[in-house]
RNA sequence: AGAGUUUGAUCCUGGCUCAGAAUGAACGCUGGCGGCGCGCUUUAUACAUGCAAGUCGAACGAGAACGGUCCUUCGGGGCUUAGUAGAGUGGCGAACGGGUGAGUAACGCGUAAGUAUUUACCCUUUGGUGGAGGAUACCCAUAAGAAAUUGUGGUUAAUCCUGCAUAUUCUCGAAAGAGGAAAGGUGGCCUCUUGCUACCGCCAAAGGAUAAGCUUGCGUCCUAUUAGCUUGUUGGUGAGGUAAAAGCUUACCAAGGCGAUGAUGGGUAGCCGGCCUGAGAGGGUGUACGGCCACAUUGGGACUGAGAUACGGCCCAGACUCCUACGGGAGGCAGCAGUAGGGAAUUUUGCGCAAUGGACGAAAGUCUGACGCAGCGACGCCGCGUGGAGGAUGACGGUUUUAGGAUCGUAAACUCCUGUUAAGAGGGAAGAAAGCCUUUUAUUUAAUAGAUAAAGGGGAUGACGGUACCUCUAGAGAAAGUCCCGGCUAACUUCGUGCCAGCAGCCGCGGUAAUACGAGGGGGACAAGCGUUAUUCGGAGUUACUGGGCGUAAAGAGCGUGUAGGCGGUCUUUUAAGUCAGCUGUUAAAUCUCAUGGCCUAACCAUGAGCCUGCGGUUGAUACUGAAGGACUAGAGAUUGGAAGAGAGGGAUGGAAUUCUCGGAGUAGCGGUUAAAUGCGUAGAUCUCGAGAGGAACACCGAUGGCGAAAGCAGUUCCUUGGUCCAAUACUGACGCUAAAGCGCGAAAGCGUGGGUAGCAAACAGGAUUAGAUACCCUGGUAGUCCACGCCGUAAACGAUGAUCACUAGAUGUGGGAUUCCUUCGGGGAUUCCGUGUCGAAGCUAACGCGUUAAGUGAUCCGCCUGGGGAGUACGGUCGCAAGAUUAAAACUCAAAGGAAUUGACGGGGGCCCGCACAAGCGGUGGAACAUGUGGUUUAAUUCGACACUACGCGAGAAACCUUACCUAGGCUUGACAUGAAUACGACGGCUCUUGAAAGAGAGUGUUCUAGCUUGCUAGACGUAUGCACAGGUGCUGCAUGGCUGUCGUCAGCUCGUGUCGUGAGAUGUUGGGUUAAGUCCUUUAACGAGCGCAACCCUUGUCGUUAGUUGCUAAUCUUCGGAUGCACUCUAGCGAGACUGCCUGGGGAACCAGGAGGAAGGUGGGGAUGACGUCAAGUCCUCAUGGCCCUUAUGCCUAGGGCAACACACGUGUUACAAUGGCAGGUACAGAGGGGAGCGAAGCCGCGAGGUGGAGCAAAUCCCAGGAAGCCUGUCUAAGUUCGGAUUGGAGUCUGAAAUUCGACUCCAUGAAGCUGAAAUCGCUAGUAAUCGCGCAUCAGAACGGCGCGGUGAAUACGUUCCCGGGCCUUGUACACACCGCCCGUCACACACGAAAGUUGUCUGUACCCGAAGUCGCUCUCACGAGCGCCGAAGGUAUGGGUGAUGAUUGGGGUGAAGUCGUAACAAGGUAGCCGUACUAGUACGUAG
Repeated sequence: AGAGUUUGAUCCUGGCUCAGAAUGAACGCUGGCGGCGCGCUUUAUACAUGCAAGUCGAACGAGAACGGUCCUUCGGGGCUUAGUAGAGUGGCGAACGGGUGAGUAACGCGUAAGUAUUUACCCUUUGGUGGAGGAUACCCAUAAGAAAUUGUGGUUAAUCCUGCAUAUUCUCGAAAGAGGAAAGGUGGCCUCUUGCUACCGCCAAAGGAUAAGCUUGCGUCCUAUUAGCUUGUUGGUGAGGUAAAAGCUUACCAAGGCGAUGAUGGGUAGCCGGCCUGAGAGGGUGUACGGCCACAUUGGGACUGAGAUACGGCCCAGACUCCUACGGGAGGCAGCAGUAGGGAAUUUUGCGCAAUGGACGAAAGUCUGACGCAGCGACGCCGCGUGGAGGAUGACGGUUUUAGGAUCGUAAACUCCUGUUAAGAGGGAAGAAAGCCUUUUAUUUAAUAGAUAAAGGGGAUGACGGUACCUCUAGAGAAAGUCCCGGCUAACUUCGUGCCAGCAGCCGCGGUAAUACGAGGGGGACAAGCGUUAUUCGGAGUUACUGGGCGUAAAGAGCGUGUAGGCGGUCUUUUAAGUCAGCUGUUAAAUCUCAUGGCCUAACCAUGAGCCUGCGGUUGAUACUGAAGGACUAGAGAUUGGAAGAGAGGGAUGGAAUUCUCGGAGUAGCGGUUAAAUGCGUAGAUCUCGAGAGGAACACCGAUGGCGAAAGCAGUUCCUUGGUCCAAUACUGACGCUAAAGCGCGAAAGCGUGGGUAGCAAACAGGAUUAGAUACCCUGGUAGUCCACGCCGUAAACGAUGAUCACUAGAUGUGGGAUUCCUUCGGGGAUUCCGUGUCGAAGCUAACGCGUUAAGUGAUCCGCCUGGGGAGUACGGUCGCAAGAUUAAAACUCAAAGGAAUUGACGGGGGCCCGCACAAGCGGUGGAACAUGUGGUUUAAUUCGACACUACGCGAGAAACCUUACCUAGGCUUGACAUGAAUACGACGGCUCUUGAAAGAGAGUGUUCUAGCUUGCUAGACGUAUGCACAGGUGCUGCAUGGCUGUCGUCAGCUCGUGUCGUGAGAUGUUGGGUUAAGUCCUUUAACGAGCGCAACCCUUGUCGUUAGUUGCUAAUCUUCGGAUGCACUCUAGCGAGACUGCCUGGGGAACCAGGAGGAAGGUGGGGAUGACGUCAAGUCCUCAUGGCCCUUAUGCCUAGGGCAACACACGUGUUACAAUGGCAGGUACAGAGGGGAGCGAAGCCGCGAGGUGGAGCAAAUCCCAGGAAGCCUGUCUAAGUUCGGAUUGGAGUCUGAAAUUCGACUCCAUGAAGCUGAAAUCGCUAGUAAUCGCGCAUCAGAACGGCGCGGUGAAUACGUUCCCGGGCCUUGUACACACCGCCCGUCACACACGAAAGUUGUCUGUACCCGAAGUCGCUCUCACGAGCGCCGAAGGUAUGGGUGAUGAUUGGGGUGAAGUCGUAACAAGGUAGCCGUACUAGUACGUAG
C1' cells in the first nucleotide's frame, strides 16, 4: 500500500466481498511446562449452609460454671478457676471497606469557576474542667405468650441524665442588655486524703487539615412520522424552614418563563480517566484498575448521628419464601464461597491475618471473605521444551511415472553426544521489621514516674511452603497439532464421485479425464495451539472538517417574493469580544511515549522525564473579523430624456373557413379506405349559387425573431398597468447578495356552481382487420375543449444545467439602443452597452461534450444525493369536495443496477453494388404407375450412421451365399490373427469312413526337415498340445482428438510491422472520389509498407508453324485390286508462335471505359484444377489413426438359416408416360470417348427372341465389344384411354452362379392398370448452354431408371434492379453479445416468507375523582407516657385518554422460485416512435384523449 466482482472487450460511477488489528468471548479438533494477568456480558431471577463489624474492664455496676484442690455432719462449704466467660449500662465504630449498574439524558458525569455553609476522630492556639441532684438497664421477684417478645413491682453505678455557678474574639441585638459549658480514668509521689503531678480524657472559642453540601459557564446519544410546553409555573413581598443561597414551603400580588441554536414528548444509556482501531482527523467502547454517581426484594417514610434518608438498622404497604399451638411471628447474598434456574458461556461451600490497610483500645491485643495467598479454566499476553552432530546400499515402505526414474529423504535405521522441562533424591531462601523487652542520651517534669525522639542490644512472629532457587541420579527416554493448497492468497498431483454426494468469504466449482467435492501422497502457513462463529475499527475519500458530489451515472426545489439566519464595498478613530504571544493555576494517580533500573529473558513491575492537544487567571500585540463613532462613492437605488416588445387585465370590433337552417339550380350517387363496410342519399344527398344563424380559432407577415420569474404570450383597436434596455446626471450613501419557515404564481387533464357548444373528441355504439382485436383504420358520438367565479398544485414544469458577483483568446450571424467616419443618400465601415444563436483557444470532463449565455478559474448563500429492487409505496400527520398531493420508512431480496464510448451482430433503418436472386424465357417437380432413398409402423432381426439450406439414387463405384456389422440356432475359449518365454510331442497337411445343416467331432491310413555329427545326442526351423503374458471388439464417447470432408463461397475479403490519434477498449492503414469480375487499379489521404487471399504461373479446348509417319491418311502415280509408292491433306503427339487494351478514334486528371481495325480468337477467349482468416462443439471413433471407459467360456471367434428386400401410410430424388413436333413398319446417313486375358469374342450355323453353337482375330490408332439414336425418305394409324401408355398378372423360357423360394437380370406369348399435361407450392438453366438423342465406363459371377464420362441435333430470353433470397462496402439506431431462433413485460395458477385489519388480550403511562398506611410538620389535650384532629401522602379503586407488544376471520400489493397458462407492451422506424403528468376504459401486458 491494495485486490476480486457488472462488459465480447473498455473507461467511469457504484455497491458487495477479502487481506490487518482487537476481544471479559464461545464452539470444533488437539494439548508438555512455567511466569504475569483475567474469569455470569444472559434473569437487578430465587436462594439451603457457613463466614463477611466489631471493640474498649485504663468509663460503670454486677458477675458464673466445668475442672482442680482442701474440708465435710455427706446436705454442703472454702480456696482456685476469676474479677475470667457470657450478658447489661456507657463510649467510639457500624455513613468506611466490599458488591452491582436496575434506574438516571440529569448540574448525573467531565472540566473550569464560585460560596450563603457544615465537618466526629486529627493538628495548632487561648481559656476552663467549681458545686448540687436524679433516673435506669443488668440483677431479684412475678405475670402473658407456642414462639418472637413483652408487662408489673423492687434495688443500684457511671465518661448516663438534669442544671446552679462562671465564661471569651461564642449566639441574638444598632446599642443597652440577654442567653449559653464541662467527666472523669490510669500511673507516680505523698503529710493516705477536701492533696500534688504526668498522661489519656472532657468543655468553650479561634485557626488549619480532611471530608461533605449548595450554585454557575461550557461539553455530554437517537427521534420533528413528537411543535408547542408550563400554574408553584416565572418574578416580587410577608411568614416559615435548612448547616447553608433559593418557590425549598405557604399567603397575597403581577403574568410571566421555555422553544426550530429543537422546548415538551418518545426511545436508548450509569458518566469519566481510559481501552480498541486509525497516518491523523475521527469511529467504536466503558470488562478488569482508578475517580464520581445511583441502588441494596418492590414502593413510601422518618429516627439516631458530625455524617444516612443507612446492603448485613427501624416503621408502614405490596409480592414471595419459611415457622406456627392459627392467636401471631421471621426473612432479604447486586459481601466471600456455594446452590437452582437462565444461557453459546464464566471458578473453590480452600488457607491466613505472616505482610499492606481499616475499626476499637493507653497498650498487649481482638476483629477484618478488605487484603495476602493457594485451587480450577490454553481465556489472554510472555518465555521454554518436544533433542544435537554425523550418517547414501539415497534401504524398506508409501505416492507417482513417459516404467528409465522421481519424491517423502539425512528423513529413518545406525554411530557419537547433550541433559532444558517433566520424574526421583538431597539442600534451601528473600518477603520480618516495627510493635514488645531492655541499655544509653536528649526533651518535658519537682521527679531518678510516665511520655516523646535518637542510637544500641535482646528474644519472638511466615498463610503461601519445604514454595522459588541450587546440586545430584537415570534417561532421547514422557511431550505436535491445526488449518489451508482455483483466483484474491504462500502452497499440486493421483484415485473415487458424475449438477449426485458435497464445497463456498466474493467470483464461483460438481452434468465421466474436477489442482475448487471425498480420500491418499506431496506441499504451504502458524504452532501448544490452530481454525470457525460473533462483534468493533480499518481498508471505505462508501457521510468527504482534514477529504466527495448533483447536464447524461443517485442528486438543482416548476418559478418568484421574502422573514430569521449566513455572507458582505472604500478610508479613518476608538475598543480589544474573536485572533496571536509571554507568564501562571489546573489538567488526580494509573495508562501512553522515552530513558534507566528490578525479577536469568520477556510479559510484568519500579523510578525519572515527557505527554495530557482542554479550561481558567494575568500581562501584552492590533494586521484581519467583530462592536461603537465619523467620512466616501466604484455596489445598490433614484432623477431626466429616449427606445423596442404575441408582457398582463378589461372593453369594442373584423374577415376567411367548418357546421347548421332557408331558398334556387341539379341527379344518382356521396363518403371513406391498402381494400372495404357501417353511415348519408330519389322524403332529392354530394356538388353548386344566394341569404341567414352560431361558436371557436386568428392564414399570409412569421423568423434557432420579440416579451415575461416560470407556467406561458399572436387578427385589429381603445383604456388601465408591470418589467427591461440605452444615454445623461449636480441626488441618497452600502440602503447589498442569498434565502430555511411563510406567502404568491403555476401547462394540460380533473372537480364544484352557472352559462355556452360550430369544429374536434376520452367513454360509448357500429363497420372493418385479425387466430383473437376490449387496439391501430373507418362512420358516428357524450363529457370535455370555450366563458364567469372557486378549487386542484402536478408534468420529460428540460438547457434534464439553482441564484448572485468577479476574472479568463477569438470568429461569425441576428434583435434593441448609443457614439463616430464615409456616402452614389439606397446604405456601408469602426467603437460601445444589453439580449439571443453557431463554431471554436486555453482549461475542464469517465467520455459525450462545455467553452465570456461555462460544465473554465475563484467567492457567498440555499436546495438535493449516498448500490439495485421493495417504493416515491405502507402507516401516521398536513392540505383537498373528490381524484389525489405533500412529508416519508421498514422487513425481505439481489451482486449487481447504471453512465459514456468501442467492436460486432441485428433492424418489417438508409445509401451504393453483385449473384439464374427476381424479372424475361425454355424445360421440369408437385397429380399417375414404377424404381430408389428416408420417416413411420411392423418384426426374432428388419445392423449402423447422415436431419433446413449443407440428411433423404447420401456412406453404398452395386445385400441371393459372401459382403454383414443385425436375429435365431449349433459350436470354440491363448482363441480366426500378432509377438514373447516355458514344457511336452513329432509332424502338419492329404486320403478313406461315421455323425452333423454346416462348423466341427471321432476313427483309420500315414509319418518331418536342416546343421554339428560317434549308433545317439545337442541346437535350430516348422507344426500340434498345455497353462501364461496377451490377442480380439463395426462395443461407448466426433461434446476428449488427429486426419479427411461439407457449408458460407471462388464471396472479396482477412490480417500484420512501424508510425500517428485515443486514459482505454480501439481507431487509422482497409475510409472518401472514381474504376473493376476482384481490397483490380488510379487518385486523395497520418499514414508508409508488408503478408494470406484476387489475378497470373498448371491442364484442356479453339488458329497457325515446325518435327515425326505406324496399326493412321490416300491427292497424285502404279497395281496381280491384296496393295505398293508417298506423308501433300486429315489425323496422331512433342516443341513452338499467337492476345498485350499492343494499335487507331472519342471520353476522362489518372485508372479505365465506349467504339473500330487487324486477327482463328478481344478485352480474365471457353472449360477445369486451385477454396484466405474463420463460422457451424457441422459430419465421420463403422475407412484409417488415437486418449479415456467398458467386455474377456464374451460385447471376441466359427458355422447354417433368416434379416438388411416387411407395408395401412407420409416425404425426397428419379424413370416411363399421358401422345400426331407422335406411335408403328420398311429403307437409309453421320460420332466421340472408352473397355478387353479366369477377358473382348468376329464370320458362319441354330432359335421368333433372350441366347446357343462356333472359334478366326486381338494384351489392341491393327482384332473385338460395335448395330449409334434422334435425323432423312416412304407407308400406316386419325383424336380414341386409342396401333397412346406400359404397370400388373398368367404361361413358356434364356443366362450367371454350389444355390435365383424368401430375393437376380433378360426373352417370347398372353394380360393391358393408373394416367388425357397435373391445386397450393416449388426446381434447373444465359450458348454449343437449356432441351432432346443415343454411346461408353466403374462396381461386377450375375444384377442400373442411379453415378461418372462421351459425342449428335440444337433454341428462347435478359426492359431492368421496385420486390423475394443470399452476399459485399459505408452509415444510422439498439435495453442484443449464446448476438433477433436475441432480449423482454404484465395478468392468471402453485409454493414460501412479509405486511395491513373489525376485534381480543397483556403491559407502560397521562388526567380527574374516591379511599388512605407509616411518618414529619401544625393545632388541641396530658405532669408524663401518649391520645385526638388537620395538611401532604405509598399502595389500591373508578372513569377516560395515549404509547407499545402478542394474537386475529379476512385481505392487499410486492419479493423469490426449474421447465406452467395467456398474449407480445418495450429494445430496430420493435412493426401504431417512445416517454411524462392527468382522465376514462380494458383478461393482461396495455389502449385512447388532450
This is a predicted structure of a 1490-nucleotide RNA (small-subunit ribosomal RNA) from a metagenome. Rfam family: Bacterial small subunit ribosomal RNA. Its family is annotated with structural constituent of ribosome and ribosome in the Gene Ontology.